[in-house]
RNA sequence: GUAUUUCUUCGGGGUUAGGUGAAAUUCCUUACCGGCGGUAAUAACUUUAUGUUUAGUCCGCGAGCCUUAAGCGAAGGCAGACACGGUGUGAUUCCGUGACCGACGGUUAAAGUCCGGAUGUGAGAAGAAAAAU
Repeated sequence: GUAUUUCUUCGGGGUUAGGUGAAAUUCCUUACCGGCGGUAAUAACUUUAUGUUUAGUCCGCGAGCCUUAAGCGAAGGCAGACACGGUGUGAUUCCGUGACCGACGGUUAAAGUCCGGAUGUGAGAAGAAAAAU
């Protein structure tokens, strides 16, 4: 260093300002947010290196929902969204412009942002130990 096992810790953000109304953080205008792993020529940063960081809408995963009578486990299923232009050998990732998307239950009125399941679950991240190679 590698794979295995065990343990510990960590592991999701967001309704601004108006309008209508009896009632809306749910509608309308506007505003705001973007889990985890992979990919990275450009860009940014630095210690200039086989360096670090960089995708909500590219690939995959997770949470969620449904079915298997119920619970645990397991299996199966459902499940969101991007175009155009530029640079370049190379970009759905960079730059520019304009778009688009967001579980379930609840609610004086329809929710990505409020309340709830949830002090939950969890992709995974970091660290420690064991024995092996």
The RNA shown here (FMN riboswitch aptamer (RFN element)) has 133 nucleotides. The coordinates come from a structure-prediction model, not an experiment, and the mean pLDDT is 76.